[in-house]
Molecule: Bacterial RNase P class A
Organism: Candidatus Angelobacter sp.
RNA sequence: AUGUCGGGCCGGAUGGUCGCUGUCUGGCCGUGAACGCCGGGGAUUACCCUGGGCUGCGCGGCUUAGAGAGAGGAAAGUCCGAACUCCACAGAGCAGUGUGCCGGAUAACGUCCGGGAGGGUGGUUUCAAAGCCACUUUACGGAAAGUGCCACAGAGAAUAUACCGCCUUGGGCGCAAGCCCUAGGUAAGGGUGAAAAGGUGCGGUAAGAGCGCACCGCUCUUGCAGUAAUGCAAGGGGCAUGGCAAACCCCACACGGAGCAAGACCAAAUAGGGAGGGAAUUCUGAAUAGCAAUAUUCAGGAUGCGUGCCGGCUCGGUGCGCCAAACUUCCGGGUAGGUCGCUUGAGCCGUUCAGCAAUGAACGGCCUAGAGGAAUGACCGUCAGCGGCGGCAACGCCGUACAGAAUUCGGCUUACAGGUCCGAUAUCACU
Numbered sequence: 001a002u003g004u005c006g007g008g009c010c011g012g013a014u015g016g017u018c019g020c021u022g023u024c025u026g027g028c029c030g031u032g033a034a035c036g037c038c039g040g041g042g043a044u045u046a047c048c049c050u051g052g053g054c055u056g057c058g059c060g061g062c063u064u065a066g067a068g069a070g071a072g073g074a075a076a077g078u079c080c081g082a083a084c085u086c087c088a089c090a091g092a093g094c095a096g097u098g099u100g101c102c103g104g105a106u107a108a109c110g111u112c113c114g115g116g117a118g119g120g121u122g123g124u125u126u127c128a129a130a131g132c133c134a135c136u137u138u139a140c141g142g143a144a145a146g147u148g149c150c151a152c153a154g155a156g157a158a159u160a161u162a163c164c165g166c167c168u169u170g171g172g173c174g175c176a177a178g179c180c181c182u183a184g185g186u187a188a189g190g191g192u193g194a195a196a197a198g199g200u201g202c203g204g205u206a207a208g209a210g211c212g213c214a215c216c217g218c219u220c221u222u223g224c225a226g227u228a229a230u231g232c233a234a235g236g237g238g239c240a241u242g243g244c245a246a247a248c249c250c251c252a253c254a255c256g257g258a259g260c261a262a263g264a265c266c267a268a269a270u271a272g273g274g275a276g277g278g279a280a281u282u283c284u285g286a287a288u289a290g291c292a293a294u295a296u297u298c299a300g301g302a303u304g305c306g307u308g309c310c311g312g313c314u315c316g317g318u319g320c321g322c323c324a325a326a327c328u329u330c331c332g333g334g335u336a337g338g339u340c341g342c343u344u345g346a347g348c349c350g351u352u353c354a355g356c357a358a359u360g361a362a363c364g365g366c367c368u369a370g371a372g373g374a375a376u377g378a379c380c381g382u383c384a385g386c387g388g389c390g391g392c393a394a395c396g397c398c399g400u401a402c403a404g405a406a407u408u409c410g411g412c413u414u415a416c417a418g419g420u421c422c423g424a425u426a427u428c429a430c431u
Stems, first nucleotide, its partner, number of pairs: 001427010012383007020070002023067004027062006036054002038051005072402001076413002079411005084259004096255005101115005116140001117138008141250002146248002148244003163190002165186004170181004198216006217239001218237008263340004273331005280303010304322008347366008385400006
């Protein structure tokens, strides 16, 4: 210098014109109450009433003026954990779901940090290992509670197994070496497989075998160290316990549900609900109750009232009702619509301190979208980086990563042109 890997940071700059969404300060218009000023009226020490006028204030609106602000590292997936809100809730158990080595961080977490153990890679030492160091990785409780599964291959896959081989007894053949049959022994060797019932070596044996021994591994006990996971040491045991729990299951711990379209407040028209007002008076007949007066009910007539329809000339006809309806006053629920929730928060930046670190504390500074069929944009210049094409070159042309807030935070995962910093490593060049 170039490449690769891991981690952190950034994610074009600047100018003009025209827009969009909030905020603030004005302008204009509307509106509201106050009754401050003014005018009018009434009282007459104070006060009251009223207005078409004035002033300031509140609220709302605008083809209005100006100022200032306006997407991300993932705003994404909605996978975890919380805040917040509403609903539910005696206690216990079952079912279900999730988590799963230890300690710490944190509001919390399945996240992060540190450690332990196992696996992998590299280095070092060595005849070789073990050991040690560095990096990396793990869904890392239990397989001596029970059930189940272990394809293919293989004789045998969990009560071990005898295919080849090795060894022995008996028999046959052969001069012999040996071969065949039969009855057994054997897990050393071969072969199969992801996995074959501890490994290596020596002894031992007919051949073998933890059968015996040494070392390693395993397991049990004790001691020591460590907060713990666990490690180290000593002693006992010939070895029991193959693998799979991301199969059921067992153990320990945790867990109510829905989500800002949560939820709270104000509240129109229409329809519907509740309460009140709202037109009755009188005569006749019958029935019932009563000794009667009378009362109630039913039927009919008259006057009046309300209302619908029809015809018109301030009126007439007709139907219905008068226990009601039309109409009207009030109340409550809810819809449209509006307001709040809504962005000052487990907030951001800097310095110092504590801690191996995650992280925390103190001090100082800062305010940084808040829409709601949903703004954050469009066009034109200049410059820079990168890529492609053309060109000997100067240079010219074209393109510009992933992606768009929706109640808010902490994580995880996924996408991403290009730039930059740090670390490791490989190659090349120079000293």